[in-house]
The part of an RNA shown here (small-subunit ribosomal RNA, 5' domain) has 530 nucleotides and comes from Salinisphaera sp. SPP-43. Lineage of the source: Bacteria > Pseudomonadota > Gammaproteobacteria > Salinisphaerales > Salinisphaera.
Context: one part of a larger RNA
């Protein structure tokens, strides 16, 4: 000199853009953060409508009951999603990360191709009845449905094979039409699904080489250890596991041990080489009260799932139960120190759904903080009687100082008033054309035409008008380094100080004043890095 996720002191006008628990991976009250689908299913607790019945009636209607009949829908079965998104950095010095490669693998949803989607069965929740329990919850009986579950059929470019053969699947739902209308079913058709197989895309698992902090006041380490064979196991290779056999493997090119640490793209500094660092943003990894375990699933050994052990907190009828903010806010605590228990799903993205839509503390916004960077303002011109006052003085004067006052102007920003965006394109509806089809139904497609709705921010940005210099300057320093000097007070005292050093009676070095210098909504100090 540059820099910072900074803090502290004094001061503080506005805006834009960013950033904001670096400490206790300490403990957490409260609310919210993952749901959705009735176009899978049986149903109907609540709401609305309709129909019927009864009662009342001012003849408008009101009240009660019945009917899943319709819109819908609590709880339940079932499907998909809760493995993403969000947080943190404890652990980890290599099961990690970075770079470059590799082969022995899996991959839901999505895309392409191909073949199918036949026919049966038995249960079970919900509901009902009964029991236990303070609760959490739970037990028994009877009934019922499915895209839930299980056989059968079919079976290859799938699997196994002794190459003869053997084995393995599925589910329906919605719209329209036809014969008819009493409904239903058959049938035709379109869309969405379901099953087998092949390929792709995406994602993930695995292996190899090289690189990846400090200590030798850590020198030897290792027995599933190193290799082989058989078997097992895995999606997959492999001591991954096991039995047997061999005795290997690593190490001064630093093994082992100990300490420290998430890694990277990057960031800061520097002419560079390098040094330091890893906040925000992005990629990877690890973790989710502490330790262990598996289940489900395409994917987890799973932050807001399960089980066991532990510590802690809470409820209890003492028998037994409940919980996990390193999600967003917020609280206590720790600390020099770090924000609101805000708004909206309008946009972007995600989950579910045919869609409408629902959910989304992701996200987009707003609030707080000079924490940083950037921009703007606190007036402009004129004005010598060089006013008054202050300070200094050799008492003449000098300086503050064109500074002020005065005169003439301007109105950015703030304030008040008026106008007023972009961020919104879709979806939907109506035509037109095309595809499918028996069909001018229906459905799908289109950079087609028309119509039309949706904004949290927010009446915000921006524009215009109004009045009036009006509302807006401080901080540090002035001995040398280092830009800037005098007076008074003090008297090795009080104090200053980054280094050298100042202060013991004229201190440009302490304290105050006047003056000056440097930066400026900041200025200094402290800490830290180059």
């Nucleotide at each position: 000199g540059a820099u910072u996720g900074a803090a502290c002191g004094c001061u503080g006008g506005c805006g834009g853009c960013a950033g904001g628990c670096c400490u206790a991976a300490c403990a957490c009250a409260u609310g919210c953060a993952a749901g959705u689908c009735g176009a899978g299913c049986g149903g109907c607790a609540g709401c609305a409508g309709c129909a019927c019945c009864a009662a009342g009636u001012u003849c408008g209607c009101u009240u009660g009951g019945u009917g899943g009949c319709u819109g819908g829908c609590g709880a339940g079965c079932g499907g998909c999603g809760g493995a993403c998104g969000g947080g943190u950095g404890a652990g980890u010095a290599a099961u990690g990360c970075g770079u470059a490669g590799a082969a022995a693998u899996c991959u839901g949803c999505c895309c392409u191709u191909u073949a199918g989607u036949g026919g049966a069965g038995g249960a079970u929740a919900a509901c009902c009845c009964g029991g236990g329990g303070a609760a959490a919850c739970u037990c028994g009986g009877a009934c019922u449905a499915a895209u839930a579950c299980u056989g059968c059929a079919u079976a290859a470019u799938c699997u196994c094979u002794a190459c003869g053969g053997a084995g393995c699947a599925a589910a329906g739902c919605g719209g329209g039409g036809c014969u008819c209308u009493u409904c239903a079913a058959c049938c035709c058709u379109c869309g969405c699904g379901c099953u087998g197989a092949a390929g792709g895309a995406u994602g993930a698992g695995u292996c190899u080489a090289c690189g990846u902090c400090u200590g030798a006041u850590u020198a030897g380490c290792u027995u599933g250890u190193u290799g082989g064979u058989g078997c097992g196991g895995u999606a997959a290779c492999g001591g991954c596991g096991u039995a047997c056999c061999a005795a290997g493997g690593c190490g001064a090119c630093g093994a082992u041990c100990a300490g420290u640490a998430g890694c990277u793209g990057g960031u800061c500094u520097g002419a560079g080489a390098g040094g330091a660092u890893g906040a925000u943003c992005a990629g990877c990894c690890a973790c989710a009260c502490c330790g262990g375990g598996a289940c489900u699933g395409a994917g987890a050994c799973a932050c807001g799932g399960c089980c066991c052990g532990g510590a802690c907190u809470c409820c209890u009828a003492c028998g037994g139960g409940a919980g996990g903010c390193a999600g967003c806010a917020g609280u206590g605590g720790g600390g020099a120190a770090u924000a609101u228990u805000g708004g909206a799903c309008a946009a972007u993205g995600g989950g579910c759904g045919a869609a409408a839509g629902c959910c989304u503390g992701a996200u987009c916004c707003a609030g707080c903080c000079a924490u940083g960077c950037c921009g703007c303002g606190u007036g402009u011109g004129u004005g010598a009687a060089g006013a008054a006052g202050g300070c200094c003085u050799u008492a003449g004067g000098g300086u503050u100082g064109u500074a002020a006052a005065g005169c003439a102007c301007u109105u950015u920003a703030a304030g008040c008033a008026g106008g007023a965006a972009a961020g919104a394109a879709a979806a939907g509806c109506g035509c037109c054309g095309g595809a499918u089809u028996a069909a001018u139904a229906g459905u799908c497609c289109g950079a087609g035409c028309g119509u039309g709705u949706u904004g949290a921010c927010g009446g915000u940005a921006c524009c215009u008008g109004c009045a009036g210099a009006a509302u807006a300057a401080g901080c540090a320093c002035c001995g040398g380094c280092u830009a800037a000097c005098u007076c008074c007070g003090u008297g090795c005292c009080a104090g200053c100080a980054g280094c050298c050093g100042c202060g013991g009676u004229a201190a440009u070095a302490c304290g105050g004043a006047g003056g000056g210098u440097g930066c400026a909504a900041g200025c200094g100090u402290u800490a830290a890095u180059c």